[in-house]
A computed fold for a 520-nucleotide part of an RNA from an uncultured Clostridia bacterium, annotated as small-subunit ribosomal RNA, 5' domain.

Context: one part of a larger RNA
RNA sequence: GGACGAACGCUGGCGGCGUGCUUAACACAUGCAAGUCGAACGAAGCGACCUAACAGAAGUUUUCGGACGGAAGAUAGGUUGACUUAGUGGCGGACGGGUGAGUAACGCGUGAGCAACCUGCCCAUAAGAGGGGGAUAACAGCUGGAAACGACUGCUAAUACCGCAUGAGACCACAUUACCGCAUGGUAGAGGGGUCAAAGAAAUUCGCUUAUGGAUGGGCUCGCGUCCCAUUAGGUAGUUGGCAGGGUAAAGGCCUACCAAGCCAAUGAUGGGUAGCCGACCUGAGAGGGUGAUCGGCCACACUGGAACUGAGACACGGUCCAGACUCCUACGGGAGGCAGCAGUGGGGAAUAUUGGGCAAUGGGCGCAAGCCUGACCCAGCAACGCCGCGUGAGGGAAGAAGGCCUUCGGGUUGUAAACCUCUGUCCUAUGGGAAGAAGAAGUGACGGUACCAUAGGAGGAAGCUCCGGCUAACUACGUGCCAGCAGCCGCGGUAAUACGUAGGGAGCAAGCGUUGUCC
Numbered sequence: 001g002g003a004c005g006a007a008c009g010c011u012g013g014c015g016g017c018g019u020g021c022u023u024a025a026c027a028c029a030u031g032c033a034a035g036u037c038g039a040a041c042g043a044a045g046c047g048a049c050c051u052a053a054c055a056g057a058a059g060u061u062u063u064c065g066g067a068c069g070g071a072a073g074a075u076a077g078g079u080u081g082a083c084u085u086a087g088u089g090g091c092g093g094a095c096g097g098g099u100g101a102g103u104a105a106c107g108c109g110u111g112a113g114c115a116a117c118c119u120g121c122c123c124a125u126a127a128g129a130g131g132g133g134g135a136u137a138a139c140a141g142c143u144g145g146a147a148a149c150g151a152c153u154g155c156u157a158a159u160a161c162c163g164c165a166u167g168a169g170a171c172c173a174c175a176u177u178a179c180c181g182c183a184u185g186g187u188a189g190a191g192g193g194g195u196c197a198a199a200g201a202a203a204u205u206c207g208c209u210u211a212u213g214g215a216u217g218g219g220c221u222c223g224c225g226u227c228c229c230a231u232u233a234g235g236u237a238g239u240u241g242g243c244a245g246g247g248u249a250a251a252g253g254c255c256u257a258c259c260a261a262g263c264c265a266a267u268g269a270u271g272g273g274u275a276g277c278c279g280a281c282c283u284g285a286g287a288g289g290g291u292g293a294u295c296g297g298c299c300a301c302a303c304u305g306g307a308a309c310u311g312a313g314a315c316a317c318g319g320u321c322c323a324g325a326c327u328c329c330u331a332c333g334g335g336a337g338g339c340a341g342c343a344g345u346g347g348g349g350a351a352u353a354u355u356g357g358g359c360a361a362u363g364g365g366c367g368c369a370a371g372c373c374u375g376a377c378c379c380a381g382c383a384a385c386g387c388c389g390c391g392u393g394a395g396g397g398a399a400g401a402a403g404g405c406c407u408u409c410g411g412g413u414u415g416u417a418a419a420c421c422u423c424u425g426u427c428c429u430a431u432g433g434g435a436a437g438a439a440g441a442a443g444u445g446a447c448g449g450u451a452c453c454a455u456a457g458g459a460g461g462a463a464g465c466u467c468c469g470g471c472u473a474a475c476u477a478c479g480u481g482c483c484a485g486c487a488g489c490c491g492c493g494g495u496a497a498u499a500c501g502u503a504g505g506g507a508g509c510a511a512g513c514g515u516u517g518u519c520c
Base pairs, nucleotide, nucleotide: 001520002519003518004517006516007515008514009513010512013390014389015388016387017386018385019383020382021348026346027345028344030343031342032341035091036090037089040088041087043085044084045083046081047080048079049078050077051076052075054073059068060067061066098301099300100299107226108225109224110223111222112221113220114219117218118217122214123213124212125211126210127209128208130164132162133161139154140153141152143150144149169196170195171194172193174191176189177188178187179186180185200206227273228272229271234264235263236262239261240260241259242258244256245255246254276298277297278296279295280291281290282289283288303324304323305322306321307320326337327336328335329334354380356379357378358377362376363374364373365372366371393423394422395421396420403414404413405412406411427461428457429456430455431454432453433452437447464509465508466507467506468505469490470489471488475504476503477502478501479500485492486491
């Protein structure tokens, strides 16, 4: 000198764009953050219509007894609704969002490999969907419990579940042919065996089943790179390898039994400390050094520890089970919870924001769609926290006014500065108009009556901070008297201090200026 997710002191006009718990991965009140589909299904409710038997109003007529008339209403049955939804069922809750505790590791980066693998939704191609069955929730009854939540009996549906048939085809073992390779081997073909499918709907540009290929996403392996300590020198028994088996989507001590005795290490094993890694960011002429906030990629975690289930995908932040700590409810028998989602609270701290608006846009989930959900996101609020831009007026104006300060008492300086004159209207205030962002003919904008435009008003409402001994731009007076104090280094202060304090003047930067901390 530059930089910062900064903090502190003094000061503070506006706008645009960004950024904002670096500390306690401390504990959390409250609300919201993942639902959706009735075009899979039964049922219930609601509305409309029809029918049946009731019911009998208004009205008409009357010989006042009544007769005709048929509305509202209620019951039962049926039809129907792009009506609603507790349950069954499907898809999604593995994405999106947060955090960096752990991790020195194939975790990450980079480059390869899989002849050892998987891939829902999507795309292409080919083939197919025949005929059956038994349940179960909802519901009804009964019953346990304070509650959370259940038990039993009975009924019922499906795109829920299960056999059978079919097998273009896939897989498995057997024997076989051709070609190829990278060691185990791979690809393709024919053979006879064995195993394996399906679901409908409101009838389509919706779905279902099988197979092949693609796309996308993942899994695994390897080369190289990846902090400090040798005042850490030896470490290791599933340890290293083999054979067999199990397990997995898949190779493998991944696991088990047996056999062998190996394997790693001064090219730093093992141990300890520290730490998420990278694209990048800061600095620097570069080499390098430092950092890993925001944004993007990967990884890990979700109160702490462990485990599996479901599923194409999890060992699953707002799923399940077990244990633990903590908090809450309880009828004391037993239960409920997990903000490192968005706001917000307490605490910690030098220190970090609103319990806001909207799905209008972009994107995501479900749905044929209409649409619903979306604290992702888009916006607004707060903070000079940062960067950038603008303003706080412009021109004229010497009696060089007054006042202040200094003075050799002549004067000098503040200083064209002010006053005063002539203007301007950026910003500001008021009024009127008023977007783009909306795709797609129409409708649809949270932001927002915002940006912007026009008119009017009036210099009015808008300047501070640090420094002035040398380094280092900028000097005098008074006060103080090694005191009070200053200080980055050298050093100032003990009676004329340009170094302390105040004043005048000056220098520098400017809505900021200084200080502190950290890095180069």
Description:
The coordinates come from a structure-prediction model, not an experiment, and the mean pLDDT is 82.